[in-house]
Parts: sequence; structure tokens; C1' cells
RNA sequence: GAGUCGGUCGGGCGAUCGUGGGCCUUCGGGUCCGAGGAAAGUCCGGACUCCACAUGGUGCUGUGCUGGCUAACGGCCAGGCGGAGCAAUCCGACGGACAGUGCAACAGAGAGCAGACCGCCGAUGGCCUUCGGGCACAGGCAAGGGUGAAACGGUGAGGUAAGAGCUCACCAGCAUCUCCGGUGACGGGGGUGGCUCGGCAAACCCCAUAGGGAGCAAGACCAGACAGGGACACCGACGACCAGUCGAUUGAGUCCCGGGUGGGUCGCACCGAGGUCGACAGCAAUGUCGAUCCCAGAUGGAUGAUCGCCACGGGGUUGCUAGCCCCGGACAGAAUCCGGCUUAUAGACCGACUC
RNA sequence: AGCGGGAUGGGGCAGCCAGGAGUGCCCGCCGGGCUCAUAACCCGGAGGUCAAAGGUUCAAAUCCUUUUCCCGCUA
Repeated sequence: GAGUCGGUCGGGCGAUCGUGGGCCUUCGGGUCCGAGGAAAGUCCGGACUCCACAUGGUGCUGUGCUGGCUAACGGCCAGGCGGAGCAAUCCGACGGACAGUGCAACAGAGAGCAGACCGCCGAUGGCCUUCGGGCACAGGCAAGGGUGAAACGGUGAGGUAAGAGCUCACCAGCAUCUCCGGUGACGGGGGUGGCUCGGCAAACCCCAUAGGGAGCAAGACCAGACAGGGACACCGACGACCAGUCGAUUGAGUCCCGGGUGGGUCGCACCGAGGUCGACAGCAAUGUCGAUCCCAGAUGGAUGAUCGCCACGGGGUUGCUAGCCCCGGACAGAAUCCGGCUUAUAGACCGACUC
Repeated sequence: AGCGGGAUGGGGCAGCCAGGAGUGCCCGCCGGGCUCAUAACCCGGAGGUCAAAGGUUCAAAUCCUUUUCCCGCUA
């Protein structure tokens, strides 16, 4: 100098005014607390609540290398394999294509146990012959050219009329047997076989595995108001089906017309898969133990505004510094709660590593 | 707040759950014809970042992921 990875912060202090909630109050007020790393998207997973106590099968949907962590996960950690990079490091929906069904437009002779356009040969057979050979008719071949995203192993030698795993050596790959290391994914080695059998599963599908459904507008209670009528069809775990079990059987459901209300309390914010610090176990994710702290809660929705000083960045003044003057500060904003992922983010700082 | 659906010429749609040249339907637009003229009708034509980005695949409107915008349902 170029680059890779990880982490922290994302202004501070004071004054005045304003604001949501808790507690106290002599009702004047006082005191304490008051946004984020993503509070966001709602993409996953749970807690919690209701539906009937949540059973079995089919279907549907998700996930997909191995081991571990966790309440759980599609998350995280460690490792394996493949790919990119000189490297640090990064990326990977990474089971199965000899279970089956299917797809491959256009081009091209031929596109899935394929094929002969150009080409090579014409040994053998045929025709001609001046007997040297010629023709390229039957036929043989797939080395080379050409098409394509993809054309049925690669290199070399032998072989042949020309050729070809036709034969051989080495290499790649496949199948199978076996030894060693590893918990395992897998890695390393040896033997045998036939010469080769491709791609797509973010196509259906197969295998393994997980999932009952709905969601705080869940749901419970209180107060108040009102007027009931009609149709469908007998059921019920809200959105699949079957079986079983359970509960209802004159009680529930759906729709239409009409009437009323559209308020409050709880859920809900004092105790949590909680925060901070330390020790121990572990490579790590994480776990255990101890100490300490209490940390927003509305329901048209609070968390703000102004001023001063300091810090930071840019510009001007000056020969330079100091000083002075002017300007600027991102993304965004809780609404049942929690663990992740993803996306947005001006700028500042720290650490490790590579070339 | 929770949940569901959609985006394809100017407008409304089909195509997407069997991936193969942006293929098609109706209306509209432009030019010509018919008519005295207009409409209707007939003939011809133009017009597309399939919302955006990335991925899978030889190949994406279609399959997958993320983002943007719009619509609807539930007290």
C1' cells in the first nucleotide's frame, strides 16, 4: 500500500418548557422510570390462549452432508465434501437420476440403450481393363470436420483396406469385495470386474424426518341496550378425507332481513427460556454455580422542542498552527412476550489475520 | 395488530402447479376503405424492462429467495 474477518458505538453535559406510566400526597405538588440495533419485514421457531382429552391412517406442506447446542427452529457452533481466491478467508436448498413417470425449444444426419451431412476406406463382392490399375456400384467405418448447453471416457502404442476398448499400458470414472483411521459425514490403501451407463428432483416423485387448527381483533369477565323473523341443514376439534374415541342431542351451525351496542376491566408489563459481573466445564455454540439489579408500557396511541457549552466531520480566513466565523449529523421509531433470520443504516473507533 | 391474495402493451384479462422465441382475447390508439358526414362495419399496423434484484436450469412471465407497491378479511 492492497485486502479479509470479528466486535463496539451510533454524540455527551446542563438549563427551561412539554409529555406517558408507577408510587406518595397536606391536592399546591413531589419523586422514580420512559425506544432500537434493527422496535421494521412478518420469513421461521416457541411461550401463552381457545377450539373436545389433540389418537391412528391417507392426503397436504415444510426440512434434507455429519456430530453437537437449544424450550424449539429452516437458527447457532464445530467438522466433512465440493467450488472461488496467491493467501487470510468466503460461498454452497450438499439425500436419491440402475424404483418409476417425464423434460431437453431452435440448430443438427443424429438428443437417450442415438446417428451418418461433409468425410475416410472400398480389403471382400461387382463393373471396366492396355493386367500397371481404374470406377466409387453394393458395402464397411466413426478417427477428423460441422450443429448444439449437452453428441456414449482421455493420452499413447499396437492393429486395420480405413477404423473402432478391437487389444494393451497409464490416467479419470463406475460397480463390487476388503484392510486401516474416525462417534460420524468421510479420508487413506489393496484386490476383482465389464470397458464407460450423461444432465434436470428450486419437474412429478422415492426415502428419511417434522407438523392437529387458529391466533392477544386469541380468550375471560363486568356494565348497558335491543325485537325478533325467515331459509338451509343436522352435528361438533375454525381450512382436507376416513376410522376410532369423546361431547351434544332440541341444542348448536351457516346464510339472509330487521333491531341494539360499538363502553370498561383482565390478558398486559414486578420476576422473565430476564439483564450485568465473576468462577468453572467445553475447541466453540452453550451450560452450571455465585453475587447483584428491577429495566417503557399507551389505546388515536408518551418517549419531544428550544438554548448554551464541549466532542466529531466539512468549508472559509492565515505563509503554517492556534483562534474566530459558517454549515452538518444516518436508518428508523415499541403495542402479548421471547429466540433467530433477512432487509435499511451518515459516520466514528478497536482488535486479529493475509499478500 | 394478526392473517390472506395480487402486480403481464393505455384499460380489463388468460397464459403460471407439465419451464421452450412475449403467445393470445376484448376494449382503446394510429393509417386506409365505406358514407354527403359521423358512428357501426371491413382491411392493415404500432405499442411489453411480464413490479425490482439475485439464484436454480442449456433455457424463467412461469420454479426458489429477498425487496417495493396495491387490495381484501378478522373485534
Predicted 3D model of RNase P RNA and transfer RNA as a complex of 430 nucleotides.
The prediction has a mean pLDDT of 79.
It holds a member of the Rfam family "Bacterial RNase P class A". Its family is annotated with tRNA processing, ribonuclease P activity and dimeric ribonuclease P complex in the Gene Ontology. It is annotated as a ribozyme. About the family: Ribonuclease P (RNase P) is a ubiquitous endoribonuclease, found in archaea, bacteria and eukarya as well as chloroplasts and mitochondria.